This is a predicted structure of a 476-nucleotide part of an RNA (small-subunit ribosomal RNA, 3' major domain) from a lake water metagenome. RNAcentral holds the full RNA, with entries from SILVA. The coordinates come from a structure-prediction model, not an experiment, and the mean pLDDT is 82.
[in-house]
Context: one part of a larger RNA
RNA sequence: UGACGGGGACCCGCACAAGCGGUGGAGCAUGUGGUUUAAUUCGACGAUACGCGAAGAACCUUACCAGGGUUUGACAUUGUAUUAGAGACAGUAAGAAAUUAUAGUUGCAUUUAGUUGGAAUACAACAGGUGCUGCAUGGCUGUCGUCAGCUCGUGUCGUGAGAUGUUAGGUUAAGUCCUGCAACGAGCGCAACCCUCAUCCUUAGUUGCCAUCAUUUAGUUGGGCACUUUAAGGAAACUGCUGGUGUUAAGCCAGAGGAAGGUGGGGAUGACGUCAAGUCCUCAUGGCCCUUAUACCCUGGGCUACACACGUGCUACAAUGGUGGUUACAGAAAGUUGCGAAGCCGUAAGGUGGAGCUAAUCUUUUAAAAACCAUCUCAGUUCAGAUUGUGCUCUGCAACUCGAGCACAUGAAGUCGGAAUCGCUAGUAAUCGCAGAUCAGCAUGCUGCGGUGAAUACGUUCCCGGGUCUUGUACA
Numbered sequence: 001u002g003a004c005g006g007g008g009a010c011c012c013g014c015a016c017a018a019g020c021g022g023u024g025g026a027g028c029a030u031g032u033g034g035u036u037u038a039a040u041u042c043g044a045c046g047a048u049a050c051g052c053g054a055a056g057a058a059c060c061u062u063a064c065c066a067g068g069g070u071u072u073g074a075c076a077u078u079g080u081a082u083u084a085g086a087g088a089c090a091g092u093a094a095g096a097a098a099u100u101a102u103a104g105u106u107g108c109a110u111u112u113a114g115u116u117g118g119a120a121u122a123c124a125a126c127a128g129g130u131g132c133u134g135c136a137u138g139g140c141u142g143u144c145g146u147c148a149g150c151u152c153g154u155g156u157c158g159u160g161a162g163a164u165g166u167u168a169g170g171u172u173a174a175g176u177c178c179u180g181c182a183a184c185g186a187g188c189g190c191a192a193c194c195c196u197c198a199u200c201c202u203u204a205g206u207u208g209c210c211a212u213c214a215u216u217u218a219g220u221u222g223g224g225c226a227c228u229u230u231a232a233g234g235a236a237a238c239u240g241c242u243g244g245u246g247u248u249a250a251g252c253c254a255g256a257g258g259a260a261g262g263u264g265g266g267g268a269u270g271a272c273g274u275c276a277a278g279u280c281c282u283c284a285u286g287g288c289c290c291u292u293a294u295a296c297c298c299u300g301g302g303c304u305a306c307a308c309a310c311g312u313g314c315u316a317c318a319a320u321g322g323u324g325g326u327u328a329c330a331g332a333a334a335g336u337u338g339c340g341a342a343g344c345c346g347u348a349a350g351g352u353g354g355a356g357c358u359a360a361u362c363u364u365u366u367a368a369a370a371a372c373c374a375u376c377u378c379a380g381u382u383c384a385g386a387u388u389g390u391g392c393u394c395u396g397c398a399a400c401u402c403g404a405g406c407a408c409a410u411g412a413a414g415u416c417g418g419a420a421u422c423g424c425u426a427g428u429a430a431u432c433g434c435a436g437a438u439c440a441g442c443a444u445g446c447u448g449c450g451g452u453g454a455a456u457a458c459g460u461u462c463c464c465g466g467g468u469c470u471u472g473u474a475c476a
Stems, first nucleotide, its partner, number of pairs: 001476002003473003007470007015460002019424005026315008034306002042053002064301007073126001077125007087106003091102004108117002128290002131288003137284002139279003142275001144273001149188006155164003168179003194267004199235007208225003213222002238261001241255005317417001321376006333364003338357002343352003383414001388409007430452007
């Protein structure tokens, strides 16, 4: 000087407390361990692995296994030699395919030139490796933590390591600001500048809108651009104003005005560093290793196994509910190898159809919970839907291993969950649906979007994590 303390003081955080809803019990989905297997490819392991890499394993993917093949190679560059009877195309035969054989068609371009360019074959240099090392590395990422810290120059003090500044008194979300001080300044962080939401104004009205006037089944048409809205530019919030308090300060408390009030809400933004944290399987790369195989092609299988254990979710156990009927209101996004309307067929999944749309025009697209009416009357039930049988639908060369959906039948566990444990402070939790990426097909996951919409916070003694000062130390 640090680190540590079941030392002290002060402060903060859904850290506790106060509340609301869960997990842990059930069934299923998914990931992991274990076991099994020819193979169940690999990585990730307290917080910071386990719906993680994977924004989507039937083939492909695919890295794994079995079998069948290839060896200048699936791909790149160069050299030498050769070829136009090469090669390419669509047939036939063998084969699981890769591939091999064969008859047919076509059969180089350019130049004065054996030139230039392309193609193929052979040989040689080389290619290739998701092989190893993340403890050789770059890049990227997680975490402490959006915590308020981390440092430097000059000066001063100390023999020196170092100290001071950065401590103290207030204050703040903040090393934020004020005052004082052997310090005076500065940098990286904080804040602000950026995006978005909330109010108003201006400009602009088509594909958007409709108050007034006509018109219509319908903003449909004329008309209008007021309003809504869209998207470009501005205004607006600064403790600016008033009172109190404070050291006359920084600030704090209350109030006015205001769409918004003291960082207005949300996002992006992550200092010096820590964990030899993660990744050589995104990519790049040193070294090592393989080179008739640890490379490459193909078929089939596996990654989907199942006594069991754990994590994360979905659905429930019901009456604030289930079922049937009637009926209302979104936002955001996507669409030409695409979204696909009306109509018709089918109980339905879906089929047919093909209008319109490269989109404020058309389509996905009836949002669902909510509301109203009826019924069920506390039961393992008109709760719950696992499992299984049969019949279909769709995608796709192909749904056996191993896809999703529909109909009928079947109707398991489950009556609110031990010890323990998680999330959340407001348009939040809870609850309800919608869309998108990936994608032929496949979502209870992920990323967004809106609808309905709470309870509680006395407080900081305690648990956990963090910050500042101080103290002890046989630790570095």